Predicted 3D model of a 111-nucleotide RNA (SAM riboswitch aptamer (S box leader)) from Candidatus Segetimicrobium genomatis. Lineage of the source: Bacteria > Bacillati > Candidatus Sysuimicrobiales > Candidatus Segetimicrobiaceae > Candidatus Segetimicrobium. The model forms 94% of the base pairs in the Rfam consensus.
RNA sequence: CUCUUAUCCAGAGCGGUUGAGGGACAGGCCCGAUGAAACCCGGCAGCCUACCAGGCGCCCACCUGGUGUGGUGCUAAUUCCUGCGGAAGAUCCAAUUCCGGUAGAUAAGAG
Numbered sequence: 001c002u003c004u005u006a007u008c009c010a011g012a013g014c015g016g017u018u019g020a021g022g023g024a025c026a027g028g029c030c031c032g033a034u035g036a037a038a039c040c041c042g043g044c045a046g047c048c049u050a051c052c053a054g055g056c057g058c059c060c061a062c063c064u065g066g067u068g069u070g071g072u073g074c075u076a077a078u079u080c081c082u083g084c085g086g087a088a089g090a091u092c093c094a095a096u097u098c099c100g101g102u103a104g105a106u107a108a109g110a111g
Stems, first nucleotide, its partner, number of pairs: 001111008013041001015040003021031003025083004042075003046072003050067006079103001084100005
């Protein structure tokens, strides 16, 4: 980098260094000197893992809940909203809502 599968309306800072950008892309709308991004520390608990409890008298498997051991990840706003197609729907347009898809992110596995 590509492919497969799963998830994406939950959760998480009154800290330190530093100093102007950031929210993937495009359009919008926002965040930011009352401190952006990055790094450190802290935190969260989605996935894998480890452990504990229950479902079960024992073992394995599985399921549920917990702990937060290790690997990642995350820590403004639903993935911030929309992007393509369809429906509600009525004559049309716009707006709105819903469904599916695309794109993106993360994990696990494969190449």
Overview
The coordinates come from a structure-prediction model, not an experiment, and the mean pLDDT is 80.